[in-house]
RNA sequence: GCUCGAAUAGUCCAGUGGUAGGACGUCGGAAUUUCACUCUGAAGGUCAUGGGUUCGAUUCCCAUUUCGAAUU
Repeated sequence: GCUCGAAUAGUCCAGUGGUAGGACGUCGGAAUUUCACUCUGAAGGUCAUGGGUUCGAUUCCCAUUUCGAAUU
């Protein structure tokens, strides 16, 4: 250089066009003499950025950025 893939909560990941969820972590409460473990609840997201298609986009298309793989 060319080809392909990925980007979603603090972290790791789901989510096949109709207002985004899980685990861990954080915080509150219960239980415990206390801590840990356990149980329960809550907060936390411009779905990388910018366009396009669509009544409607995390999802489909294009470009850009970053990361990765293969090839040369």